[in-house]
Context: one part of a larger RNA
């Protein structure tokens, strides 16, 4: 040094577990904000830090309910000082307080800071307390040119509104490229990503100048089929309908003061934000421990689930079922107010020409819709459409407006489910994680769970540096469960013995 066996060290795989995730289903909610949001800074405790809560009334104040004996949040024990049947703590409703920053709004600013003015009150010396002072839009009032009236404009601490934030969904305005075409330019990707504006709990669309085919249908939206069909297409890649049928849902109205919409009030009822009642088991055995096993019972509109020293219908919390609200919110018959409001039923419109865009449709024979430019009707004895165009026929009535439901989504709340994960998995994050750390910045972004049933967390003694660590003693079922402590694989390192060299 190797091999073998035994026993260890190191290490943290594996098994088991779950405090956290993931995906759904059923309901709820679908907004918050100048009455100052979201997000923060700084404070706040008898007590240093962090988390949570709260805001100079600061782990809280007042009040109304619920509950009923303990309580003064967590890491985190103890102490101090207190509260509590005159009902504390805790749970729910309402109210008050709510520093500073932040749309941030008196002005400024390198956010959480700096500096003002006006009015009122108290002090009247400095000062203190309260309220106000941004911008834009609308209305109103006053004022007011060229220019007489007027208008434009100006002023206003008059009244009302807006502003910012928010996961996706929605409408609109803009709008790529990689890529595919086995290169590439039309084309595709795709009206996607992305940017901007706006709105709602949904949005949008919507009551035929629609389709159809000589039969008829009867707003819109969504799903299944029609159908990868008809078509479009460097007829390449690829794009891709409609008619019609079956379903979901169903609702129609107004411009002649009306349907509807919005806001407010609001009886009954129901729901919601705390809760309450709630059946039925004992003995023996093993064991540290009974829920296990044995024996004999019981309940069940309750044998979902969780906990309890192992596996409990009958021990605990619950579960089925039933009951419950002072206060707030939702629902809501009905009532009130506002809006609807444009307008003599739709004219610079329909239509045309040129240039674009949208339609599955790339200019094509290209209808239809839309419109930047130029033009430009008829007026129901009229007009649009039926895929160039014409005729016949059929059908509809544009150039005004409103409209639930079926549909889309889930930042969020509650309940439930899983041939979903189980700590290298599942969210990046089970743990004080968008943290530590990295980066000038935009941004990137971890690792890290488990003693035990219960701390009973090892008094006391010994060695030692008043160490570290260990040995006794003690606790415990177990201490090779001793605190980075369940199990404890492998690599790797030892000790002992045997053999080999």
């Nucleotide at each position: 040094c190797g091999c073998a066996u035994a026993c260890g060290g190191u290490g943290g795989a594996u098994g088991c577990c779950u405090a956290g995730g993931c995906a759904g289903c059923c309901a709820g909610a679908g907004g918050c904000g100048a009455u100052g949001a979201a997000a923060g800074a700084c404070g706040u405790g008898g007590a240093a830090g962090c988390c949570u809560g709260c805001g100079a009334u600061a782990a809280g104040g007042c009040u109304c309910g619920g509950c009923g004996a303990g309580g003064u949040g967590g890491c985190a024990a103890a102490c101090a000082a207190c509260c509590u049947g005159u009902g504390a703590c805790c749970c729910g409703g309402g109210c008050a307080u709510u520093u500073c920053u932040g749309a941030a709004u008196g002005g400024g600013g390198a956010a959480a800071c700096c500096c003002a003015c006006c009015c009122c009150g108290c002090a009247u010396a400095a000062g203190c307390g309260g309220g106000g002072u941004a911008u834009c839009c609308c209305a109103c009032a006053c004022u007011g040119a060229a220019u007489c009236c007027a208008u434009a404009g100006g002023u206003g601490u008059u009244g009302g509104g807006a502003g910012g934030c928010g996961a996706a969904c929605c409408g609109g305005g803009g709008g790529a490229a990689c890529u595919g075409a086995a290169a590439c330019a039309u084309c595709u990707a795709a009206g996607u990503a992305c940017c901007c504006c706006g709105a709602g709990g949904a949005a949008a669309a919507g009551a035929a100048a629609u389709c159809a085919a000589c039969c008829g249908a009867g707003a819109u939206u969504c799903c299944c089929c029609c159908a990868g069909u008809a078509g479009c297409g460097g007829c390449g890649a690829g794009c891709g309908a409609a008619c019609g049928g079956g379903g979901a849902c169903c609702a129609g109205c107004c411009c002649u003061u009306a349907a509807g919409c919005u806001g407010g009030a609001g009886a009954a009822u129901g729901g919601u934000u705390a809760g309450g009642c709630g059946a039925a088991c004992g003995c023996g055995c093993u064991g540290g421990g009974a829920a296990g096993c044995g024996c004999g019972a019981c309940c069940a509109u309750a044998g979902g689930g969780g906990g309890u020293g192992a596996u409990a219908g009958u021990c605990c919390c619950g579960u089925a079922g039933c009951c419950g609200a002072a206060a707030g919110c939702c629902u809501g018959a009905u009532c009130c107010a506002g809006u609807g409001a444009a307008a003599u039923c739709g004219a610079g419109u329909a239509g045309g020409u040129c240039g674009g865009g949208g339609c599955a449709c790339g200019u094509g024979a290209a209808a239809c819709c839309u419109u930047g430019a130029c033009u430009g009707a008829a007026g129901a004895c009229g007009g649009g459409g039926g895929g160039a165009c014409c005729a016949u026929c059929c059908u509809c009535c544009a150039a005004g407006g409103c409209u639930a439901a079926a549909u889309a989504c889930u930042c969020c709340u509650g309940g439930c489910u899983g041939a979903c994960c189980g700590a290298u998995a599942g969210u990046g994050a089970a743990c004080c994680a968008g943290u530590a750390c990295c980066g000038u910045g935009a941004g990137g972004g971890a690792a890290a769970g488990g003693c035990g049933a219960a701390a009973a967390g090892a008094a006391c003694c010994c060695c030692g540096g008043c160490g570290a660590g260990g040995g006794g003693a003690g606790u415990g079922a177990a201490a090779u469960a001793g605190a980075u402590c369940c199990u404890g694989a492998a690599a790797c390192c030892g000790u002992a013995u045997g053999c080999g060299u």
The part of an RNA shown here (large-subunit ribosomal RNA, domain I) has 501 nucleotides and comes from Billgrantia campisalis. It matches the Rfam family "Bacterial large subunit ribosomal RNA". Its family is annotated with ribosome and structural constituent of ribosome in the Gene Ontology. NCBI's taxonomy places the organism under Bacteria, Pseudomonadati, Oceanospirillales, Halomonadaceae, Billgrantia. Its mean pLDDT, the model's own confidence on a scale to 100, is 85.